[in-house]
Molecule: Glycine riboswitch aptamer
Organism: Aquabacterium sp. CECT 9606
RNA sequence: GUGAUCCUCACUGGAGAGAGGUUGGCCUUCGAGCCAACCCACCGAAGGGGCAAGCCCGCGCCGCCAUGGUCAUGCCGUGGCGAUGGGUCAAUCUCUCAGGUAAAGCGGACAGCGAGGGCAGC
Numbered sequence: 001g002u003g004a005u006c007c008u009c010a011c012u013g014g015a016g017a018g019a020g021g022u023u024g025g026c027c028u029u030c031g032a033g034c035c036a037a038c039c040c041a042c043c044g045a046a047g048g049g050g051c052a053a054g055c056c057c058g059c060g061c062c063g064c065c066a067u068g069g070u071c072a073u074g075c076c077g078u079g080g081c082g083a084u085g086g087g088u089c090a091a092u093c094u095c096u097c098a099g100g101u102a103a104a105g106c107g108g109a110c111a112g113c114g115a116g117g118g119c120a121g122c
Stems, first nucleotide, its partner, number of pairs: 001122002006117004011112003018040001020039007027031001041101003047097001048095003054088004060084001062082009
């Protein structure tokens, strides 16, 4: 100097699901209004939890193999491997703690594009 992945920011796109019920409160607005608590139903795409293969650990039990002892295919010792077991472990899968459930707005995983930062590598 360059710089995949990654981080931050800007712009664009961006789904789902009750204008549910009860009680209380608020208003120069009295409304399918707003706010809070509770109850029931529902959604998954802020955040959070869970796991498959793989990888790692490990010979306590089990199985297999190798090897030594023994007359022995049995028994005993040693070592290795596999399975069981333990650890790690992704998602738009799953749970629904949190969050959300008319329109608009806000939020929004993720995707595209641009700017900045920056580990490894070169």